[in-house]
RNA sequence: CCUCUGGAAAGUCAGGAUCGAAGAUUUAUCUGACACCGAAGGGGCAAGCGCCACGCCGGUUUUGGCGCGAAUCUCUCAGGUUACCGACAGAGG
Numbered sequence: 001c002c003u004c005u006g007g008a009a010a011g012u013c014a015g016g017a018u019c020g021a022a023g024a025u026u027u028a029u030c031u032g033a034c035a036c037c038g039a040a041g042g043g044g045c046a047a048g049c050g051c052c053a054c055g056c057c058g059g060u061u062u063u064g065g066c067g068c069g070a071a072u073c074u075c076u077c078a079g080g081u082u083a084c085c086g087a088c089a090g091a092g093g
Base pairs, nucleotide, nucleotide: 001093002092003091004090005089006088011034012033013032014031015030016026017025018024019023035081036080037079041077042075043074044073048068049067050066051065052064053063
């Protein structure tokens, strides 16, 4: 990397359209409002490490700034709240 298998969370209302007696359907291209989830993807950071600067001298230690720096943490941009997808796990190659 490929194949197969498993794979969580979160939604209501209103209008429109179709069938129609009531009612039902629509969701993956019907529209709007408010709300919600985190496990496609993406953003953020701790310890630690490096560099610079300051503190009378040496040692030790400290302070400030910058850079690198993980996630299933966090943000909720994207995505999702039916399906599809799906981090991750198992088996095989």